This is a predicted structure of a 187-nucleotide RNA (Lysine riboswitch aptamer) from Polycladomyces abyssicola. The coordinates come from a structure-prediction model, not an experiment, and the mean pLDDT is 78.

RNA sequence: AUGUGGAGUAGAGGUCGCGGAGCUUCAAGAGUACCUGUCGGGAGGGCCGGUCCCCGACGAUCGGCAGGGAAAGGGGAGUCCGCCGAAGUUUCUCUCCUUGCCGGGAGGGGAGGAGCUGGGGUUGUCGCCGAACAGGGGCAACACUGUCACGGGAACAUAUCGCGUCCCGUGGAGCACUAUCUCACAG
Repeated sequence: AUGUGGAGUAGAGGUCGCGGAGCUUCAAGAGUACCUGUCGGGAGGGCCGGUCCCCGACGAUCGGCAGGGAAAGGGGAGUCCGCCGAAGUUUCUCUCCUUGCCGGGAGGGGAGGAGCUGGGGUUGUCGCCGAACAGGGGCAACACUGUCACGGGAACAUAUCGCGUCCCGUGGAGCACUAUCUCACAG
């Protein structure tokens, strides 16, 4: 020189890479919720149970008609910021918030453990969140893409072989891959 093992630094995948924002804007949400008036109806109502509380014969809940009439979460585009297990997701535990209170249920957020996924896309299917036919999720299939390994191949290159560039096929997974550096061991 080289090999093995450990640590550090930097970088690549994609033109739909990943995520964030009390940011800007657009559509939708929706003529919905809600308010007012009126008509019907007639005793309960506030997700379920309980008790308290609140509303209700001065007519509630519910329904029709008329007038008025939102917003949030989610989505598209843009801008900015942080990045390349970026991040996402399943399940379990704990905790906080909303639903008048308590318990349950439902919805939303945070933390931790274990597992899965290289990346985005298309199609199908399942149930959940959701206003939704948008979007997100699980599962499966399909090709694409990046990476490494193995096998094969024409040309380039080389004195020749090999390596390398390129093409094809098969397979694996991100605690990976490439570059560089450092420590230890072998040499």
The RNAcentral record of the sequence draws on Rfam.
Taxonomically the source falls in Polycladomyces (Bacteria, Bacilli, Caryophanales, Thermoactinomycetaceae).